[in-house]
Molecule: THF (Tetrahydrofolate) riboswitch aptamer
Organism: Mobilibacterium timonense
RNA sequence: AGAGUAGAUCCAUACGCGUUAAGUACCGGACAGACGGGGAGUUGCUGCCGGGCGAAAAGUUUUCUUGCGGUGUGUGGAUCGCAUCCCGCU
Numbered sequence: 001a002g003a004g005u006a007g008a009u010c011c012a013u014a015c016g017c018g019u020u021a022a023g024u025a026c027c028g029g030a031c032a033g034a035c036g037g038g039g040a041g042u043u044g045c046u047g048c049c050g051g052g053c054g055a056a057a058a059g060u061u062u063u064c065u066u067g068c069g070g071u072g073u074g075u076g077g078a079u080c081g082c083a084u085c086c087c088g089c090u
Stems, first nucleotide, its partner, number of pairs: 001090002007080010017069003026051004031047003037087004057066003
C1' cells in the first nucleotide's frame, strides 16, 4: 500500500400491510443487540419503550379494481461500505 463482512441507499419485481392511520419521518431514554479473520468499540446503526406531529381516495356495488403511503418483507441489479484503534492476511 491492498484485499475482505455485516449493513446502508437507490432502482426493478413478487407477495403483503394500512387507508376505521398503522407504518415511514421527527424528539427523548442510566434499556438491549449487531458491527471485515481475531480483540476493543463511539457521539454512528438496529431493535425496544415513551412522546408530539400527521395523510387520498375514487370506481364497482359487497369484494373486488385502480390509486395513495417519505409503507413491510423476499428476490435481482447498481452504488457505498468494518466511525475509529490494535493485531492478523497479501